[in-house]
Context: one part of a larger RNA
RNA sequence: UGACGGGGGCCCGCACAAGCGGUGGAACAUGUGGUUUAAUUCGAUGCAACGCGAAGAACCUUACCUGGUCUUGACAUCCUCGGACAGCUCCAGAGAUGGAGUUUCCUCUUCGGGGGCCGAGUGACAGGUGCUGCAUGGCUGUCGUCAGCUCGUGUCGUGAGAUGUUGGGUUAAGUCCCGCAACGAGCGCAACCCCUGCCCUUAAUUGCCAUCGGGUCAAGCCGGGUACUUUAGGGGGACUGCCGGUGACAAGCCGGAGGAAGGUGGGGAUGACGUCAAAUCAUCACGGCCCUUAUGUCUUGGGCUACACACGUGCUACAAUGGUUACUACAGUGGGCUGCCAUCUGGCAACAGAGAGCAAAUCCAUAAAGGUAAUCCCAGUUCGGAUCGGAGUCUGCAACUCGACUCUGUGAAGUUGGAAUCGCUAGUAAUCGUAUAUCAGCAAUGAUACGGUGAAUACGUUCCCGGGCCUUGUACA
Numbered sequence: 001u002g003a004c005g006g007g008g009g010c011c012c013g014c015a016c017a018a019g020c021g022g023u024g025g026a027a028c029a030u031g032u033g034g035u036u037u038a039a040u041u042c043g044a045u046g047c048a049a050c051g052c053g054a055a056g057a058a059c060c061u062u063a064c065c066u067g068g069u070c071u072u073g074a075c076a077u078c079c080u081c082g083g084a085c086a087g088c089u090c091c092a093g094a095g096a097u098g099g100a101g102u103u104u105c106c107u108c109u110u111c112g113g114g115g116g117c118c119g120a121g122u123g124a125c126a127g128g129u130g131c132u133g134c135a136u137g138g139c140u141g142u143c144g145u146c147a148g149c150u151c152g153u154g155u156c157g158u159g160a161g162a163u164g165u166u167g168g169g170u171u172a173a174g175u176c177c178c179g180c181a182a183c184g185a186g187c188g189c190a191a192c193c194c195c196u197g198c199c200c201u202u203a204a205u206u207g208c209c210a211u212c213g214g215g216u217c218a219a220g221c222c223g224g225g226u227a228c229u230u231u232a233g234g235g236g237g238a239c240u241g242c243c244g245g246u247g248a249c250a251a252g253c254c255g256g257a258g259g260a261a262g263g264u265g266g267g268g269a270u271g272a273c274g275u276c277a278a279a280u281c282a283u284c285a286c287g288g289c290c291c292u293u294a295u296g297u298c299u300u301g302g303g304c305u306a307c308a309c310a311c312g313u314g315c316u317a318c319a320a321u322g323g324u325u326a327c328u329a330c331a332g333u334g335g336g337c338u339g340c341c342a343u344c345u346g347g348c349a350a351c352a353g354a355g356a357g358c359a360a361a362u363c364c365a366u367a368a369a370g371g372u373a374a375u376c377c378c379a380g381u382u383c384g385g386a387u388c389g390g391a392g393u394c395u396g397c398a399a400c401u402c403g404a405c406u407c408u409g410u411g412a413a414g415u416u417g418g419a420a421u422c423g424c425u426a427g428u429a430a431u432c433g434u435a436u437a438u439c440a441g442c443a444a445u446g447a448u449a450c451g452g453u454g455a456a457u458a459c460g461u462u463c464c465c466g467g468g469c470c471u472u473g474u475a476c477a
């Protein structure tokens, strides 16, 4: 100087407390451990691994296993020789592949040749998701959006170092003020950026409809208009600016006015010096090592989906604030041509067959919870839907291992969950649907967005956990 203390002081955080809803019990989904297996590919392992890499494992993917192949190779460059490339058909085979047949003769040109593509040969080489993340780059997590981390000059100290950065106040903040052997500065904080909340202005179709006319059972449906809503460009607006109190005449704090908004308005992006030899050699790149008729390459089938069990994360429930049936109302994101699909017909339905519109403020395009009415009457039930039988639909060469969905039958556990434990302070929790990426299809109950309805509670900082500053002790570095 740090680190640590079941030392002290001050302060903060859904850290506790006050509340609301969960997990832990059940079934299922998913990930992991374990076990099993020819293989169950690999990585991630306290917080910070476990719906994680994976924003899609039937084949492919795929790295694993089984069997069958190839050896200058599936891929790149160079050299030699030959041939346009290539398409189609047949045979053998599980296919990779091997054999046979048929058709064809590119382009530029200085007529020497060159370029592209295919085949054969030769070796230089290719290739490796093989090892090392403790050789590395890059990227990432974490403490933590915590308020810290440092430097120059000066001064003090023999020196390691100190000072500044400590102190008195204050703040979300090393934020600001005052004081001070310090004076300044940098990286962080804040602000500048984006979204959202109010207003003005410009523009007006696909959006909108106040006024005028037409029209309909009804409807911006039509002429028309660009007021309003909205859309998207530009600007304004909030700064403790004003008033009162308080404070040290400061920084600020408390209350009030005006205002759409008040003290960082609400969200996002933004992550200092560093820590964990943290993660990743399987995104990629790269040093070293290793394989080179195999640890490379192609392919069939299988596996990654196994199942006594254990754990994590979710979903659905256990019902009446509910289930079922009928009618009815109101969103915002986002996506669409190998696409989204109105409407009609067939089917109980998944869907199929016709078929309009839309490369989209135009079409696809109906949100659900909610409201109204009826029924059920507290039961393992008209709760709950697992599991299994039968019949189908769709995608796709192909749904046996191993897809989703529909109909019908079946109707398991489960009556609110021990110890323990998690999230959340407002348009939040809870609850309700909608959309998208990946994607042929889908194991999505996941992830990421979007809106609808919409609470309770916070006395307070004694305690638990994490963190910041000062101080103290130390046999630790």
Stems, first nucleotide, its partner, number of pairs: 001477002003474003007471007015461002019424005026316001028314006034307002042053002064302002067299002070296001073125001077124002079121005086103007106115003127291002130289003136285002138280001140278001141276001143274001148187006154163003167178003193268004198236007207226003212223003239262001242256005318417001322376007335364002339358002343354004383414001388409007430453007
Description
A computed fold for a 477-nucleotide part of an RNA from an uncultured bacterium, annotated as small-subunit ribosomal RNA, 3' major domain.